[in-house]
This is a predicted structure of a 370-nucleotide RNA (Bacterial RNase P class A) from Demequina sp. TMPB413. A source record names the gene rnpB.
């Protein structure tokens, strides 16, 4: 130069005007409101609600079923199934990426099409032995033997090589896989190394059911709390210790409260206020860790709408594209378009999806100068 990996950044910028929204403030009005001014007014994702947690309210007497979640290890955290590091397996020459990673010698069940056979394998083939033909080279039948070779398939019963044998075969041996057992190293998954198995224990598949280990109440700011404020009762059914109905929020046992409950018809309220935004907060620096994190110290600061404010136009500037001139052919000028996804609703952490453009920084390969 080029081609790439990884991590982080910006989301057009600056003035005018017309408008919205909260809170302050100044007037003007009986209220409702209404008029000035000043400050403030989305996001990396505010999104999807997929995980965790703060917060609230219900439950707290338990215990068994059942249901859901996690799944190599060590750590971090308020907490996770996030995040960091590190093990094993797989991709990449490499920087570096991915993995829904406990168990298939507990039991069940599944393996489409192909294929004899998807797990009690003989279709072709090969090979002893018997019978028959034979042109004496063989052929055809038969009763076994053979997982070496052929063919189907994602997947065929350890793999390679010698030996063995009628042909073959862990049938026997050497490696190498795989298992066991000890060392040694490491908090540990693990990893080396040594030894000792061929009766090596026999396909995959658990995001199939299962089975180990650990965990796990329900419901959500429409939670919840206060203040205003409106009614009107009527039927029928069941019940007051022979116990209705009700809690314990999935069911059951067992527990406890218990005089009203239920369904139906009528009649009524639906307005404010708070919860409301300082919070596990950004930010820089020091310290401790490989990291994720954690401390200390400085320092920063008004988004709270509830039919839901946070936008429109207008000018210069910027970046992309088309097109047009214009010249020293790659720049100059002019003109237009266009600048992306979206978008608060108690809040926080993660995840996951969307994103025009473009900048930054650290590493890889590969070429080429020194």
């Nucleotide at each position: 130069u080029g081609a790439g990996u990884u991590g982080g950044c910006c989301a057009g910028g600056c003035g005018g005007u017309c408008g919205c929204g909260u809170u302050g403030u100044g007037g003007g009005g009986a209220a409702a409101c209404c008029c000035g001014c000043a400050c403030c007014g989305a996001g990396g994702a505010a999104c999807g609600u997929c995980c965790g947690g703060g917060c609230u309210c219900c439950g707290u007497a338990g215990a068994g079923c059942a249901g859901g979640g996690u799944g190599a290890u060590g750590g971090c955290u308020a907490a996770u199934g996030a995040c960091c590091a590190c093990c094993c397996g797989g991709g990449g020459c490499g920087a570096c990426c991915c993995g829904c990673g406990g168990g298939a010698a507990a039991g069940u069940g599944c393996c489409a099409c192909a294929g004899a056979a998807a797990a009690c394998a003989a279709c072709c083939g090969c090979c002893u032995c018997c019978g028959g033909c034979c042109u004496c080279g063989g052929c055809c039948g038969g009763c076994g033997g053979u997982a070496a070779g052929g063919g189907u398939g994602a997947a065929a019963a350890g793999g390679u090589g010698a030996g063995g044998u009628a042909a073959g075969a862990g049938c026997u041996c050497a490696c190498c896989g795989c298992g066991g057992c000890g060392c040694u190293g490491g908090u540990g998954a693990c990893a080396g190394c040594g030894u000792c198995g061929g009766u090596c224990a026999g396909g995959g598949u658990a995001a199939a059911c299962c089975c180990c280990a650990c965990c796990c109440g329900g419901a959500g700011c429409a939670a919840g709390a206060c203040c205003a404020g409106a009614c009107a009762g009527g039927a029928u059914g069941c019940g007051u210790u022979u116990g209705a109905g009700g809690g314990c929020u999935g069911c059951u046992c067992g527990c406890c409260c218990g005089a009203g409950c239920a369904u139906c018809c009528g009649g009524g309220u639906a307005g404010g206020u708070u919860g409301c935004u300082a919070g596990a907060g950004g930010c820089g620096u020091g310290c401790g860790g490989c990291a994720a994190c954690g401390u200390a110290c400085g320092u920063c600061g008004u988004a709270g709408a509830u039919g839901g404010a946070u936008g429109g136009c207008c000018g210069c500037c910027c970046g992309u594209u088309a097109c047009c001139u214009c010249c020293u052919u790659g720049g100059a000028g002019g003109c237009a378009a266009c600048g992306a996804c979206a978008g608060a609703a108690c809040c926080c952490g993660g995840c996951g999806u969307a994103u025009c453009g473009g900048c930054c920084a650290a590493c890889u390969c590969a070429u080429c100068c020194g």
Taxonomically the source falls in Demequina (Bacteria, Bacillati, Actinomycetota, Micrococcales). It matches the Rfam family "Bacterial RNase P class A". Rfam classes the family as a ribozyme. RNAcentral records the identical sequence in 2 taxa.